[in-house]
Molecule: c-di-GMP-I-GGC riboswitch aptamer
Organism: Clostridiaceae bacterium
């Protein structure tokens, strides 16, 4: 450099439950472990994938105005991260050492 033992030391921590936090997606603290040899760090400039805030014709309601129109609200359809996800693939640092 590769590979990875029913190997020694250690380490992480799904669902799920409690609690903060968000509009969701999610994240965080405790608690609990299917699992992981990078389940270690990187999502601000490779794919991928989750939300679906936000954005909008046309309509609808309301109002202010008065012959153009403005403005709140709500809002299918449709666009979309600027939100996240690395326990998807990637990029990068790294702990141990049997067999081959």
């Nucleotide at each position: 450099a590769a590979c990875g033992a029913c190997a020694a030391a250690g380490g992480c921590a799904a669902a799920c439950c409690g609690g903060a936090c968000g509009a969701a997606a999610g994240c965080c603290c405790g608690g609990g472990a299917c699992g992981c040899a990078a389940a270690g760090c990187u999502a601000a400039a490779g794919g991928g994938c989750c939300u679906g805030a936000c954005c909008c014709a046309c309509g609808g309601a309301c109002u202010c105005g008065c012959u153009g129109g403005g403005g709140u609200c709500u809002g299918a359809c449709g666009g979309a991260a600027u939100g996240g996800c690395a326990g998807c693939c990637a990029g990068u640092u790294g702990c141990c050492g049997a067999c081959g």